[in-house]
Context: one part of a larger RNA
């Protein structure tokens, strides 16, 4: 390159924005650059190929002709693909009105439980577990009361129930702010899709500065357990779990399913919204979104099925036997830890 796949067999970048290219709606005019026809030129000889002829034949040779699928010039053509010019509204966007939400960033309260201080009351336990032991208690624990204090996290409501690109988002109250959905169809007039590279978010963990520390708790210290027990269960506990700045950049970061559009039976669940009718219970119907079946069709199968893995077009990323290995080296990054790229030897 070419083919053929990426939900589980190797394969969707963790998720967005957007540079470059790609790719693109309806129409009218125009150009004639891809496109298409037609003359020309040239396309060396050989060679391949067809016909005839010399070597008694054949290889081999000769003469002739096609052919050389390419190029370049001049002529038309004008659908289609491009170029311009111009118009359109249904693609996109923008108003203007409404509407739901744990969407986001500060600030601030809040009440449960939960350590701890100090008091009362009280007087032997109390924890713990399979059992027990270490552990805390007569210097008065636990248990109860009663007032302080600190930190984290927000029970019920809560739901295959919202939101948000993704990570993720749950008490309550102000400020400030992203986005969507719904109606009207007022404007603007293809502005679109996608996106290599880039850029920007990005769970937990770790990392570096400062703070802050109730519970909980890697490491550690002890008590059991067992042959051992470097575990699992008890009793302590330090990082860390919080908060502000700054790094890190992965993850079964999963729907293991990439984004947009358009088409293709239906029933259901729930959520936010419009219409219309209404006996105000509620029916019909329409536009997001979500659940669970299921027809075609699709899969090796399982399953998927209008939220496709059905049927098409665009445009991006990745697969190419297992093992070596997501290693090693080189280069970027990064304080580190490590991350991104990313191989052969040899083996099967």
């Nucleotide at each position: 390159c070419u083919g053929g796949g990426c939900g589980u067999a190797a394969a969707g970048c963790g998720u967005a924005c957007g540079u470059a290219g790609g790719c693109g709606g309806c129409g009218u005019g125009u150009c004639a650059a891809g496109u298409u026809g037609g003359a020309u030129g040239u396309g060396a000889a050989a060679u391949c190929c067809c016909a005839c002829a010399g070597c008694u034949u054949a290889a081999c040779u000769g003469u002739g002709g096609a052919a050389c699928u390419g190029c370049g010039u001049c002529c038309a053509a004008a659908a289609c693909u491009g170029g311009c010019a111009u118009g359109c509204u249904c693609g996109a966007g923008a108003a203007c009105a409404g509407u739901a939400g744990g969407g986001g960033a500060c600030a601030g309260u809040g009440g449960a439980a939960c350590u701890c201080c100090a008091g009362g009351u009280g007087g032997a336990g109390c924890g713990g577990u399979g059992a027990a032991a270490u552990g805390c208690g007569u210097a008065g624990a636990g248990a109860u009361c009663u007032g302080g204090a600190g930190g984290a996290a927000c029970a019920c409501c809560g739901g295959u129930g919202g939101c948000g690109a993704a990570a993720g988002c749950g008490a309550c109250u102000g400020u400030c702010u992203g986005g969507g959905c719904u109606g009207u169809u007022u404007c603007u007039g293809a502005c679109g899709c996608u996106g290599a590279g880039g850029u920007a978010c990005g769970a937990a963990a770790g990392c570096c500065a400062g703070g802050g520390g109730a519970g909980c708790g890697a490491a550690c210290g002890g008590g059991a357990u067992u042959a051992g027990a470097u575990a699992c269960c008890c009793c302590g506990g330090u990082a860390g779990u919080c908060c502000u700045g700054g790094c890190c950049g992965u993850a079964a970061a999963c729907g293991a399913u990439g984004g947009g559009c358009a088409c293709u039976a239906g029933c259901u669940u729930g959520a936010g919204g419009g219409a219309c009718c209404u006996u105000c219970g509620g029916g019909u119907u329409u536009c997001u979104c979500u659940u669970g079946c299921g027809u075609a069709g699709c899969u090796a199968a399982c399953g998927c099925g209008u939220u496709a893995a059905g049927u098409g077009c665009c445009c991006c990323g990745c697969c190419u036997g297992g093992g070596g290995a997501g290693u090693a080296u080189g280069c970027g990054c990064g304080c580190a830890a490590g991350u991104g790229u990313a191989a052969a030897a040899c083996u099967c």

The part of an RNA shown here (small-subunit ribosomal RNA, central domain) has 348 nucleotides and comes from an uncultured Planctomycetota bacterium. Model confidence (mean pLDDT): 90 of 100. Its Rfam family is "Bacterial small subunit ribosomal RNA".